A computed fold for a 99-nucleotide RNA, annotated as c-di-GMP-I riboswitch aptamer. The sequence was found by an Rfam model in a public genome assembly.
[in-house]
RNA sequence: UGUAGUUACUGGCAAACUGGGUGAAAGCCUAGGACGCAAAGCUUCCGGUCUAAAGGCGCUGUAUUUUUAUGCAGAGUCCACGAUAGCGGGGUUGCUUCA
Numbered sequence: 001u002g003u004a005g006u007u008a009c010u011g012g013c014a015a016a017c018u019g020g021g022u023g024a025a026a027g028c029c030u031a032g033g034a035c036g037c038a039a040a041g042c043u044u045c046c047g048g049u050c051u052a053a054a055g056g057c058g059c060u061g062u063a064u065u066u067u068u069a070u071g072c073a074g075a076g077u078c079c080a081c082g083a084u085a086g087c088g089g090g091g092u093u094g095c096u097u098c099a
Stems, first nucleotide, its partner, number of pairs: 004096002012037002017032006035086001041092003045089003048084003055078003059074006
């Protein structure tokens, strides 16, 4: 330097769960904890998945009166500008062993 990811260090990361914080939620942060991980480092570019606050749509109730209207409340439904890189692919940086 190139190819590969069999091996994996008194090295690295850390699922579930628990405490605290944060958020509408999904989730995230932090301390503990280890199911696993050779990129479980970084990056939402593509697809998937999760959530649905705001917003849209009608429905029901109610108030107003300018009555083919407007406000408020409730449940429903659609929706990402939220999240997931430990769902997959792509991009990018590194580590180790072998040749």

The coordinates come from a structure-prediction model, not an experiment, and the mean pLDDT is 82.